[in-house]
Formats: sequence, C1' cells, structure tokens
RNA sequence: GUCAGUUGUCUGGGGAGCUUAGAAAUAGGCUGAGAGGGAGUAUGGCUCCGACCCAUGACCUGAUACGGAUAAUGCCGUCGUAGGAAGACAUCCCGCACCGGAU
Repeated sequence: GUCAGUUGUCUGGGGAGCUUAGAAAUAGGCUGAGAGGGAGUAUGGCUCCGACCCAUGACCUGAUACGGAUAAUGCCGUCGUAGGAAGACAUCCCGCACCGGAU
C1' cells in the first nucleotide's frame, strides 16, 4: 500500500400485497424483518416522522412472464453470475506486495 473480513460513526436507499365479515368504521386470516404506529394536507393521494430491512442477493424492472401450491396473492420456485439500484470514513485482524534497519 492492498484483497477479504470485524466493529463503529456519519450519510443515504426501500416496501407496505392477498383475503373473510361489514354500508362504513372496524375486527380477523395468509406470507414476511416489515403489510401502515403518529402528524399534516383534506378525500386526490401525497408529504413528514416512527418501526423494520438494506447500502450491491434491500428494493425496482423484465412481468398482465413460466412452473407449482393456495380460499387468494408479487405464497414458493425459475428467470438470476440478468438489467438497474443507496457509500464514505475510522477501527481491529489475517494474508500478500513493496521499502528500511539489525544479525
């Protein structure tokens, strides 16, 4: 100096589906880390905060894809060493390379 890894700090990224009852509010069921906890706007969803996950196997696209399962689903698998996608610094350890010194 550097590959990989550990820990930490700061910064940043992301999703919220399916379904039963109900007019709605709401209360349940499935998968999952997470399936909407709080506020604002005011009915258009959006914005902010929180929880959770992730910073290169989070998540998105292909995809109204293909196969399987299910009450149903972006449930599981394939696709997938695919294409995109948010990183810097410090720390410790190991290996390697280089430089210097001693014998």